[in-house]
RNA sequence: UUCUUAUCAAGAGCGACUGAGGGACGGGCCCUGUGAAGUCGCGGCAACCUCCUUGACGGAAGGUGCCAAUUCCCGCGGAACGGCAGUCCGUUUCGAAAGAUAAGGA
Repeated sequence: UUCUUAUCAAGAGCGACUGAGGGACGGGCCCUGUGAAGUCGCGGCAACCUCCUUGACGGAAGGUGCCAAUUCCCGCGGAACGGCAGUCCGUUUCGAAAGAUAAGGA
């Protein structure tokens, strides 16, 4: 980097350094000098692996991961309902796509 499978409505932040961006992409909306992103320290969460363990919706926290907002919302398609002149719009819902994370493989 890529493939397969699973999950994505829960959970969890302080300090130091530094100094303007960040929330994948597009649109929206939001966060941010009352300090973004990043690095470091300490702390925490418990999704997957692992372990307790034979078993669990329980526990641990070793590996990966994570610690604003449902994956922040929408993006493509179906259905139901409502509005409408309408092939249009809105709401709800289901599925897909994309993305993220894990485990396993190439």